[in-house]
């Protein structure tokens, strides 16, 4: 010096003028005026997990359906997120991805092509033998022998095509020609041992009928876990109507009803369930911000976290407050002027233009998506030069 990999901040600042919102304090003709503290994010965004909190009165156990997560440990209120580590796979690395349990419980697909796709299978070669035709050859002339093509029986799955996959692979030996048919070695499958808490590594020893292939974000099994709805939940004041009406289902205390079905218990209620027409209220107060809160040494842990001890109160609107305008700084992009240097490089000044995504609306932990521009930090490679 370039190229790359993983990780953290920040994303304008400062002044002045004038305008806004919530609390607090004073004042005020309770008209309203002054004062002060605070007033949008890393994502507020999606609404994609996980909870606090509220109602369901609603609580316990068993199953059933539904949905979810899925390698081994840790952390956390929880989770499917997080953090380590184990294993595929991918890169020269640094690191990156994974919907990572089960295919002998079942079912279900593997299209074309190919001979042939679960126990299938012979198309082109190989190898043995046989018939007849042809040609050669020997010879006792009617026989034998040998080869090229054809056709028949057989052997064999090794060479070759085909395919996303061909019933293990590589070699040497054997056969008529082959073939775990023998043998090395890999791999497989079974046994046991050694490290590690585990997933899982690593090593032995036995086995050649070592014959049942892939695929489960197919359908399934298997293990774990999940009750609904949702702040427009929900509590309260006022106010107003028509304590409405029809239709129908179960059923009447040994019954029924009580956010998915079933069955048990227990506990409440006293009818409950569905449709359909009509009426009132659309006002105000609250939930609503002290929190699984932030934050600083400092210890514990490889780490995500944890814990003692300080320090801090950081928004609470309700048609929705934070905003407009001046200068000055700062960053980035073009253009160009000067001073240094051998050169790359650096300072100083000047004009222009431009400064990303984007806005609470109970909260809180993650996750996913959007991001002009800048700084740190640690790795990894590649070329230079000491």
């Nucleotide at each position: 010096u370039c190229a790359g990999a993983g990780g953290g901040c920040c994303g304008g600042g400062c002044g002045g003028c004038c305008g806004c919102g919530u609390c607090a304090c004073u004042u005020u003709u309770u008209u309203u005026a002054g004062u002060g503290c605070c007033g949008a994010g890393g994502a507020a965004a999606g609404u994609c997990c996980g909870g606090g909190c509220u109602c369901c009165a609603a609580u316990a156990a068993a199953g059933c359906a539904g949905g979810a997560u899925g390698c081994c440990g840790g952390a956390u209120a929880a989770c499917g997120c997080c953090c380590g580590g184990c294993g595929a796979g991918g890169g020269u690395g640094a690191c990156c991805u994974c919907a990572g349990g089960g295919a002998c419980a079942g079912u279900g697909c593997c299209a074309c092509a190919g001979a042939g796709a679960g126990a299938a299978g012979a198309c082109u070669a190989c190898c043995c033998g046989g018939c007849g035709c042809g040609c050669c050859c020997a010879u006792u002339u009617a026989u034998g022998g040998g080869u090229u093509g054809u056709u028949c029986g057989g052997g064999a799955a090794a060479a070759g095509c085909u395919g996303a996959a061909a019933g293990g692979g590589u070699g040497c030996g054997g056969u008529a020609a082959g073939a775990g048919c023998g043998c090395a070695c890999c791999g497989g499958g079974c046994c046991g041992c050694g490290u590690g808490u585990a997933a899982a590594c690593g090593g032995g020893g036995c086995c050649g009928u070592c014959a049942c292939g892939g695929u489960a974000a197919a359908c399934c099994c298997c293990a774990u876990c999940c009750g609904g709805a949702g702040c427009a939940a929900g509590a309260c004041c006022a106010a107003a109507u028509a304590g409405g009406g029809a239709c129908g289902g179960c059923g009447u205390a040994u019954a029924u009803c009580g956010g998915g079905c079933u069955u048990u218990g227990u506990c409440g209620a006293u009818g409950u369930c569905g449709u359909c027409c009509g009426g009132g209220u659309c006002g105000g107060u609250u939930g609503c911000a002290u929190g699984a809160g932030g934050u600083g040494u400092c210890g514990c842990g490889u780490a995500a976290g944890c814990g003692c001890c300080g320090c801090c109160c950081c928004a609470g609107a309700u048609g929705a407050a934070u905003g407009g305008c001046c200068g000055c700084c700062c960053c980035u992009g073009c253009g160009g002027a000067c001073c240094u240097u051998a050169a790359c490089g650096g300072g100083u000044g000047c004009g222009u233009a431009g400064g990303a995504c984007a806005a609470a609306a109970c909260c809180c932990g993650g996750c996913u998506u959007a991001u002009a521009g800048g700084c740190c930090c640690u790795c990894u490679g590649a070329c230079a030069c000491u």
Source information: Predicted 3D model of a 386-nucleotide RNA (Bacterial RNase P class A) from Algimonas arctica. It was read from a public genome assembly, where an Rfam model found it. The model forms 94% of the base pairs in the Rfam consensus. Rfam family: Bacterial RNase P class A. The family's RNA type in Rfam is ribozyme.